[in-house]
RNA sequence: CCAGCGGACCAGGAGGCCGCCGGCCGCAGGGCCGGAGGAAAGUCCGGGCUCCACAGGGCAGGGUGCUGGAUAACGUCCAGUGGGGGCGACCCCGAGGAAAGUGCCACAGAAAGGAGACCGCUUCGCGGUGCUUCGGUGGCGCGGAGCAAGGGUGAAAGCGUGAGGUAAGAGCUCACGGGCCCCGGCGGCGACGCCGGGGUCGGCAAACCCCACCCGGAGCAAGAGAAACAGGGGACCCGGGGGCUUCGGCCCCCGGACGGGUGGCCCGCCCGCGGUCCCCGGGUGCUCGCUCGAGGGGUGCGGCAACGCACCUCCCAGAGGAAUGGUCUCCGCCCCGCGGGGGGUGAUCCCCGCGGGGAACAGAACCCGGCUUACGGGCCGGUGGGCCU
RNA sequence: CGGGACGUAGCGCAGUUUGGUAGCGCACCUGAAUGGGGUUCAGGGGGCCGGAGGUUCAAAUCCUCUCGUCCCGACCA
Numbered sequence: 001c002c003a004g005c006g007g008a009c010c011a012g013g014a015g016g017c018c019g020c021c022g023g024c025c026g027c028a029g030g031g032c033c034g035g036a037g038g039a040a041a042g043u044c045c046g047g048g049c050u051c052c053a054c055a056g057g058g059c060a061g062g063g064u065g066c067u068g069g070a071u072a073a074c075g076u077c078c079a080g081u082g083g084g085g086g087c088g089a090c091c092c093c094g095a096g097g098a099a100a101g102u103g104c105c106a107c108a109g110a111a112a113g114g115a116g117a118c119c120g121c122u123u124c125g126c127g128g129u130g131c132u133u134c135g136g137u138g139g140c141g142c143g144g145a146g147c148a149a150g151g152g153u154g155a156a157a158g159c160g161u162g163a164g165g166u167a168a169g170a171g172c173u174c175a176c177g178g179g180c181c182c183c184g185g186c187g188g189c190g191a192c193g194c195c196g197g198g199g200u201c202g203g204c205a206a207a208c209c210c211c212a213c214c215c216g217g218a219g220c221a222a223g224a225g226a227a228a229c230a231g232g233g234g235a236c237c238c239g240g241g242g243g244c245u246u247c248g249g250c251c252c253c254c255g256g257a258c259g260g261g262u263g264g265c266c267c268g269c270c271c272g273c274g275g276u277c278c279c280c281g282g283g284u285g286c287u288c289g290c291u292c293g294a295g296g297g298g299u300g301c302g303g304c305a306a307c308g309c310a311c312c313u314c315c316c317a318g319a320g321g322a323a324u325g326g327u328c329u330c331c332g333c334c335c336c337g338c339g340g341g342g343g344g345u346g347a348u349c350c351c352c353g354c355g356g357g358g359a360a361c362a363g364a365a366c367c368c369g370g371c372u373u374a375c376g377g378g379c380c381g382g383u384g385g386g387c388c389u
Numbered sequence: 390c391g392g393g394a395c396g397u398a399g400c401g402c403a404g405u406u407u408g409g410u411a412g413c414g415c416a417c418c419u420g421a422a423u424g425g426g427g428u429u430c431a432g433g434g435g436g437c438c439g440g441a442g443g444u445u446c447a448a449a450u451c452c453u454c455u456c457g458u459c460c461c462g463a464c465c466a
Base pairs, nucleotide, nucleotide: 001385002384003383005381006380007379009377010376012331013330014329015328016327017326018325020035021034022033023032024031025030037361041372042371044370045369046368047367048366049219050218051217052216056267057266058265059264061215062214063213064212065211066080067079068078069077070076081095082093083092084091085090096210097209101208102207103204104203105202118151119150120147121146122145123144124143125142126141127140129138130137131136159177160176161175162174163173164172178201179200180199181198182197183196184195185194186193187192223288224287225286231280232279233278234277235276236275237256238255239254240253241252242251243250244249258272259271260270261269282465283464284463295314296313297312298311299310300309301308302307333358334357335356336355337354338353339352340351341350342349343348390462391461392460393459394458395457396456399415400414401413402412409446417433418432419431420430421429422428439455440454441453442452443451
C1' cells in the first nucleotide's frame, strides 16, 4: 500500500434572521422552557396495559427444538458442546427422533430399499466346431443355476481401503478407518469427550408424524367519563307450579331451550326488557387513557459473560392526519485537481495554501425488550499478501 | 395506526393442499377457404412464476427476508 476480519462510536457544531408544535406566565403586544431515530421502518417475535371469568376443562390449531444460564418474557442474548466454511484473523448452523409407524425418491436405469442380471464373471447340460503330444484344451449357439466384484444409468445402487477366502464372488471372515445404537469405566451440573466391549450400516421430518416444552381471544380505532343531535326498525322463547287482579295482564319459583358476552368447536361461567345486541339514517366534537418508565447517565460490588444489586444524579415530544423547518456567516469532516514544504537510505507518509464538489438512510402516533431490513463516516485491534530497507 | 389477502405470457386466470416436463381463454404470428375484409379451420411463437437467500437430488409449490398492489375497521345516539 492492497484485500479481508472483529469491536466500540458519531449521526455535524456555534451564532443571526424568518417561521411551526406543546406547556407555563402576562389583560395584551409578547416572554421563557422543551421539541425524533439508530433504525422512529417492516409489523417478524415477546411482554406491560385495557376489556371479555385474573382466563377454567377437553378437542382442534399454532409455535419452539444441542446443553447450561440471563430475563417481565421471547423464536432474543451470554457461555459452552457438536458439525461445517475460510490459508488466516474469524464466521455460520431450522442442531430432538429415519432403530415407533406411514409416505416419497420424477427422468434415466436391469434394479430406488431386505431390490435387481442389460453388458458381464463362474459353472453345468445339450448341439456344432478349431487345435492336439490323444491326456486334454479353446471358441460359438441354446437352456439351467450361482454372483453382486467390474462396466453402464442416476443426486443416490445396501459402509470405505487392503488382505484372506471362493468355481466366480460377497462384511462371508480378518485388519485399519467412518457413522449410528446398546453396555461398562473415567471426567463434566449438562450437551458431550476419552477408553474398552457388543451389535448394526441409503436419503428426505423447512413430508405426514412421534416425543418434550410453551400458547385463551382481541387490540389504545383497547377501554372509561361528561354533554348534545333525530330518530326509525328488528331479536330476546317455551313448559309446569304458586300469588295478585280493574280480567287487559302483572309478579315470584323451578326446568329446558334461545340470544348476547369478538373465542375455531364443545363443556363450563356471567348477563338477559330501567338491559344487551343487530340493521338503516344522522353527527365527526370534548376529557381521560397519554407518558416517570422492566427510563437515561455515573460510581461501587457479584458474575467469564448476558445480567443483577446498592447508592448518587437527571426529567427528556406527547398535540389533530400529525409540529420538530428554511436561509445566511464562520468553524469542523470527506473526496478530487494544482502548487509548495518537511521526515525517512527507501517503499511511502505528514503538513500548508488555492479551486471545485460532497455529507447518507430516513419522520415519533399507547409504551417497552429484541430480531430483520435500509444507510454515511471516521476510530481502535487482529489476519493474509505486495513493495522497500 | 391496527388487522388481512394477493403477485404466474400483453390482459384475465388455473396449477401451490400431496415438490418431479408450467397450462387455459382472449390477444399476436403463419397458412387455407373469400375478389377483399370479417368469420371459421389448421398450425406456431412468447414465461425463468414480483426479487434475494436457504432446505432438498430436484422449488411456481416448503421456510426466511424484502418489494409492490388491494381490502377491512373507530366513537356518540
Notes
Predicted 3D model of RNase P RNA and transfer RNA as a complex of 466 nucleotides. Its mean pLDDT, the model's own confidence on a scale to 100, is 78. Rfam match: Bacterial RNase P class A. Rfam's curators write: Ribonuclease P (RNase P) is a ubiquitous endoribonuclease, found in archaea, bacteria and eukarya as well as chloroplasts and mitochondria.